[in-house]
Predicted 3D model of a 79-nucleotide RNA (c-di-GMP-I riboswitch aptamer) from a Desulfobulbaceae bacterium. The sequence was found by an Rfam model in a public genome assembly. NCBI's taxonomy places the organism under Bacteria, Pseudomonadati, Thermodesulfobacteriota, Desulfobulbia, Desulfobulbaceae.
RNA sequence: AGUUGUAAAAGCCACAGCCGCCGUGAGGCGGUGUCGGAAAGCCACGGGUCUCAUCUGGAGAGACAGCCGGGUUGUCUGC
Numbered sequence: 001a002g003u004u005g006u007a008a009a010a011g012c013c014a015c016a017g018c019c020g021c022c023g024u025g026a027g028g029c030g031g032u033g034u035c036g037g038a039a040a041g042c043c044a045c046g047g048g049u050c051u052c053a054u055c056u057g058g059a060g061a062g063a064c065a066g067c068c069g070g071g072u073u074g075u076c077u078g079c
Stems, first nucleotide, its partner, number of pairs: 002079002005076001012037002017032006035066001041072003045069003048064005
C1' cells in the first nucleotide's frame, strides 16, 4: 500500500424501554440501558419512510445518516 472483517485484542457508538428537558409533530439533547453496529463518524445529493401549529390548487416547511444508494473522512486487524 492492497485486500479481508473468518479469528484475536484495544478502544468507540448505543435500539427498545424508563427519567428529565426542548419541539405542534416526526423527532432532538442529556442520563440510564445494551438490541445491535466496521463507518451505527460526517453530508439530506438520489430514492424511500415519517411529521406539520400552517397551507390546501400546486405546494411549502421539516424529521430520519441505526432504511437503501452515493459522497467524504476514518480505528483495529488476518493475509